The RNA shown here (Bacterial RNase P class A) has 373 nucleotides and comes from an Alphaproteobacteria bacterium. The coordinates come from a structure-prediction model, not an experiment, and the mean pLDDT is 76. Rfam family: Bacterial RNase P class A. Rfam links the family to the GO terms dimeric ribonuclease P complex, ribonuclease P activity and tRNA processing. The family's RNA type in Rfam is ribozyme. The source organism's lineage runs through Bacteria, Pseudomonadati, Pseudomonadota and Alphaproteobacteria. Of the family's consensus pairs, 94% are formed in the model.

[in-house]
RNA sequence: CCAGAGGGCCGGGUAAUCGCGGCGCCGCGAGGCGUCGAGGAAAGUCCGGGCUCCAUGAAAAUACGGUGCCGGAUAACGUCCGGCGGGGGCGACCCCAGGGAUAGUGCCACAGAAAACAUACCGCCUCCGCAAGGAGGUAAGGGUGAAAAGGUGCGGUAAGAGCGCACCGCGUUUCUGGCAACAGAAACGGCAGGGAAAACCCCACCGGGAGCAAGGCCAAAUAGGGAAGGCAACGUAUCUUCGGGUACACGGCGCAUUUUCUCGCCGGCCUUCCGGGUAGGCUGCACGAGCCGUCAAGCAAUUGCCGGCCCAGAUGAAUGAUUGCCUCGCCCGCAAGGGCGGACAGAACCCGGCUUACAGGCCCUCUGGUUUG
Numbered sequence: 001c002c003a004g005a006g007g008g009c010c011g012g013g014u015a016a017u018c019g020c021g022g023c024g025c026c027g028c029g030a031g032g033c034g035u036c037g038a039g040g041a042a043a044g045u046c047c048g049g050g051c052u053c054c055a056u057g058a059a060a061a062u063a064c065g066g067u068g069c070c071g072g073a074u075a076a077c078g079u080c081c082g083g084c085g086g087g088g089g090c091g092a093c094c095c096c097a098g099g100g101a102u103a104g105u106g107c108c109a110c111a112g113a114a115a116a117c118a119u120a121c122c123g124c125c126u127c128c129g130c131a132a133g134g135a136g137g138u139a140a141g142g143g144u145g146a147a148a149a150g151g152u153g154c155g156g157u158a159a160g161a162g163c164g165c166a167c168c169g170c171g172u173u174u175c176u177g178g179c180a181a182c183a184g185a186a187a188c189g190g191c192a193g194g195g196a197a198a199a200c201c202c203c204a205c206c207g208g209g210a211g212c213a214a215g216g217c218c219a220a221a222u223a224g225g226g227a228a229g230g231c232a233a234c235g236u237a238u239c240u241u242c243g244g245g246u247a248c249a250c251g252g253c254g255c256a257u258u259u260u261c262u263c264g265c266c267g268g269c270c271u272u273c274c275g276g277g278u279a280g281g282c283u284g285c286a287c288g289a290g291c292c293g294u295c296a297a298g299c300a301a302u303u304g305c306c307g308g309c310c311c312a313g314a315u316g317a318a319u320g321a322u323u324g325c326c327u328c329g330c331c332c333g334c335a336a337g338g339g340c341g342g343a344c345a346g347a348a349c350c351c352g353g354c355u356u357a358c359a360g361g362c363c364c365u366c367u368g369g370u371u372u373g
Base pairs, nucleotide, nucleotide: 001369002368003367004366005365006364007363008362009361010360012326013325014324015323016322017321018320020037021036022035023034024033025032026031039344043355044354046353047352048351049350050349051211052210053209054208064207065206066205067204068203069083070082071081072080073079084098085096086095087094088093099202100201104200105199107195108194121142122141123138124137125136126135127134128133150168151167152166153165154164155163169191170189171188172187173186174185175184176183177182215283216282217281218280225274226273227272228271229270230269231268235248236247237246238245239244250267251266252265253264254263290309291308292307293306295304296303297302327342328341329340330339331338332337
C1' cells in the first nucleotide's frame, strides 16, 4: 500500500435575534429575570422485569403456551459471557430451533424393483434347454433418487457377500482428564439402529390475568337515590314481571251558586342534610436494578468500595425558526471564489435486552498478500 476480520465512538460547532414548555424568584397585575429542555435508536411493541389493581386458604396436577449442549452473569430473560460439539473460510474469524428417532403412531413428492414390514429392473454366476426362455444364487458393478441397510483395500468364491482380515467409522464396557457438556486411550462386539421431532409425541424446566385509559384523592351544574322537618291533607292495605297496578281514605278541579251523595279527571310542593357518580382538577410522575471517574475481583459477561453529579416531564401535547462565521460532502471554476446539501428519526409510567432504520466520519486490535529497507 491492497484485500479483509472483530470491536468501540461521534451524529455538525458557535454567536445574535425572535418564539415555545417545566421549575424557582420578583411583581397587585400585565409581565420580567434565572435555570433546565429528546435518542442511539425515543421506533417495532418481539421477549424479560419493577410498579398497580383483580382473583385466590396453601400447594400440586391437568390443559394451553414457551424454552431446550454445558458452566457462569443477572431482578429476570428467548439476553449476555466463557467453553463443548458440528459446519464454512488459507487465515483473522463467522454460522447453528444444538434434548429424545431403542416409548409409540404417522410421513418420505417424482423417479425407482424396492423408501425400511422389505425387495430385485439391467447385469454377474450355476443348472436345465437346440433356441426363445425357465429354476436358483448374489447385492460386488450399472440404473433411479435428496437419501438405497457401514467405507477403502487385500484375501476368498461358481459369482458374490463382514464370509475372513487390516485400517477408518459405529456400538458396549472400563480407565484417564475436565465442575460439566465433552475429549482421549484400551479391551470386546462383525455391525445392530436410513432421514425427519420447524409431524404428532416423550422428557426436563418456566409461566395466574389485565395493564398508567393501571390505581388513589378532591369534586360543579343538571337529572336521579336516601333521611329529617314543614304545609289542612298527601297515608293505609294488597298484588307485582320491581316499571308499576288495584282498593279504600284524604285534598283539589268539573256540571250557574251553596250543602250532601254518586260519577269523571288530577295529586304533591318547599327547606336542610347524606351518599354514589359525570365534567373538571390533583396524584401516580421523574433519586433511579441512575450517570461519570479512580481502584479492586474476574479470561469475560459482571460485581464491589470510595468520590462526584441531578439529567425532559408535555397532555390538541413544548423541545423550534431566521441570519452571520466556521466545519463536512457534492458540483462548477486554472485560480480567487461561487452554488446546493447535512442521515434515520423523535419522549408520554419506568428499567434490562433483542430486532429494524441510519448521510457522513473517527479510533483501536488482528489476518492474508505485496513492495522497500